[in-house]
RNA sequence: UUCUUAUCAAGAGCAGACGGAGGGACAAGCCCGAUGAUGUCGCAGCAACCGACCCGCAUGGGCACGGUGCUAAUUCUUGCAGCAGACGCUGAGAGAUAAGAG
Numbered sequence: 001u002u003c004u005u006a007u008c009a010a011g012a013g014c015a016g017a018c019g020g021a022g023g024g025a026c027a028a029g030c031c032c033g034a035u036g037a038u039g040u041c042g043c044a045g046c047a048a049c050c051g052a053c054c055c056g057c058a059u060g061g062g063c064a065c066g067g068u069g070c071u072a073a074u075u076c077u078u079g080c081a082g083c084a085g086a087c088g089c090u091g092a093g094a095g096a097u098a099a100g101a102g
Stems, first nucleotide, its partner, number of pairs: 001102008013043002016041003022032003026079004044071003049067003053062003075094001080091004
C1' cells in the first nucleotide's frame, strides 16, 4: 500500500507540560480555535477487536494483564441511488478502527 470480514446512535479529559495557527480525512456547509484550538508528552478515563486468564457442553459469558483503538459535535451534516418529496427513511460509496491475508 491492496484485498477480505466485522463494527461505527452508546461511552470516556485535564484551570497539567510543550508549542503557537490553523483544525474538524477530501469538497461544500456548519462548527472549534490567541479565554491558545489541532498536535506531541504526562496523567486519568472509555470500550472490549485480538491474545492471555476464569466460568461454561456450547456458538456464549466474565475480566481488563498484554497488543491496538478511542475520549467536541451520530463518522458533525451532506456528497451516489431508491422512496417520500418540507423535515425525513433505507441502502451504497467514501472514511475510521480491529482481525486476517497478499